A computed fold for a 384-nucleotide RNA from a Chitinophagaceae bacterium, annotated as Bacterial RNase P class A. The sequence was found by an Rfam model in a public genome assembly. It matches the Rfam family "Bacterial RNase P class A". Rfam classes the family as a ribozyme. Its mean pLDDT, the model's own confidence on a scale to 100, is 75.
[in-house]
RNA sequence: UCUGCAAACCGGGUUAUCGCUCUUGUUAAAAUCAGGGGAGGAAAGUCCGGACAGUAUAGAGCAACACACCGGUUAACAGCCGGUUCUGAUUGAAAAGUCGGAAAGAAAGUGCCACAGAAAAUAACCGUCCCCACAGUACUGUGGGGAUAAGGGUGAAAAUGUGAGGUAAAAGCUCACAGUUUUUACAAGUAAUUGUAAUUACGGGUAAACCUAGUGUACUGCAAUGCCACGUAUAUCAGCGCUCCGGUAACCAUCGGAAGAAGGCUGCUCGUCUGAUGCUGAAGGGUAGGCAGCAAGAUUGUUGCAGUAAUGCAGCAACCAGAUAAAUGAUAACCACCGUUUUUCUUAACGGAACAAAAUCCGGCUUACAGGUUUGCAGUAAAU
Numbered sequence: 001u002c003u004g005c006a007a008a009c010c011g012g013g014u015u016a017u018c019g020c021u022c023u024u025g026u027u028a029a030a031a032u033c034a035g036g037g038g039a040g041g042a043a044a045g046u047c048c049g050g051a052c053a054g055u056a057u058a059g060a061g062c063a064a065c066a067c068a069c070c071g072g073u074u075a076a077c078a079g080c081c082g083g084u085u086c087u088g089a090u091u092g093a094a095a096a097g098u099c100g101g102a103a104a105g106a107a108a109g110u111g112c113c114a115c116a117g118a119a120a121a122u123a124a125c126c127g128u129c130c131c132c133a134c135a136g137u138a139c140u141g142u143g144g145g146g147a148u149a150a151g152g153g154u155g156a157a158a159a160u161g162u163g164a165g166g167u168a169a170a171a172g173c174u175c176a177c178a179g180u181u182u183u184u185a186c187a188a189g190u191a192a193u194u195g196u197a198a199u200u201a202c203g204g205g206u207a208a209a210c211c212u213a214g215u216g217u218a219c220u221g222c223a224a225u226g227c228c229a230c231g232u233a234u235a236u237c238a239g240c241g242c243u244c245c246g247g248u249a250a251c252c253a254u255c256g257g258a259a260g261a262a263g264g265c266u267g268c269u270c271g272u273c274u275g276a277u278g279c280u281g282a283a284g285g286g287u288a289g290g291c292a293g294c295a296a297g298a299u300u301g302u303u304g305c306a307g308u309a310a311u312g313c314a315g316c317a318a319c320c321a322g323a324u325a326a327a328u329g330a331u332a333a334c335c336a337c338c339g340u341u342u343u344u345c346u347u348a349a350c351g352g353a354a355c356a357a358a359a360u361c362c363g364g365c366u367u368a369c370a371g372g373u374u375u376g377c378a379g380u381a382a383a384u
Base pairs, nucleotide, nucleotide: 002379003378004377005376006375007374008373009372010371012335013334014333015332016331017330018329020038021037022036023035024034025033040355044366045365047364048363049362050361051360052221053220054219055218059270060269061268062267064217065216066215067214069083070082071081072080073079084103085102086101087100088099089098090097091096104212105211109210110209111206112205113204125152126151127148128147129146130145131144132143133142134141135140136139160178161177162176163175164174165173179202180201183198184197185196186195187194188193225292226291227290228289236282237281238280239279240278243258244257245256246255247254248253262274263273264272265271299318300317301316302315303314304313305312306311337352338351339350340349341348
């Protein structure tokens, strides 16, 4: 320098004129005038977590759903950072590096593993060995019984591996060295785990299969919610209710208790709370306007300290959209970026610019993206 893989960033700016919109000042108010601001890294998807608001308030159990190696971070998270074990891709002779993926439990139980294969979890198809019978007879062939997981076949997977001994033939049957697994001790580490020694077992896999143990979760959502104005029909029908006791003071009124249709918390049960000019249902009538919520925030920038990092703490500085059928634009010039051509160099001309548009807000994840810049790793050593 080039190529490959991966990650991050930019993806426009300044001035002038006109237009739209928010806001500050002036004004009794408006207008005018002056000043300041105005669409993204994803605003997309609506996937995850919250802030905030409402359901008066609190709890228990079941169901349902979610999470999942260890530690840290955070308002919180299934996110992010770091590490452990197993594993994949790529380069490489290897070591190693870079980029990923998975990780509660199969020794509680129940299922499933197509096809092939004798058999897929209670292993005899071929083969090997022994015994009996028949035939030929060196020994073989056929049939029957028994033993056998060493050899072969099928398959993703068929009874831990290699070697030796042993056996009728074989087998952890025995031994040596290994592998996986159970438990214990010591050492290191916050821990996951690693190392060493002894010990236990030796036919799988699968739990985004049912399940088991552990941890956690109320619901709805800015079309939430709150206030004001206007207007109508406290009307009609149906059903269920509208009760009792005591004190003051006989009625009214007031205080306490019991009962009580219906409803709320909550998917269900218990529990708890509200509850009488009541509640539920049907049909019908009126309104659909305005204000708030609404942007000063778990905010942004920068410096320092702590930390491997994510991130935290402190100082200084700043205010950067708030529309409501939905504003954030148009023109001109210059600059920046990219490309092509040209020029000895400087330069000059022409052209281009992807994905895409706020609507309560924030932290993440996922997806889309013309062109360019930067970084890490490898090829990758050589030359200077």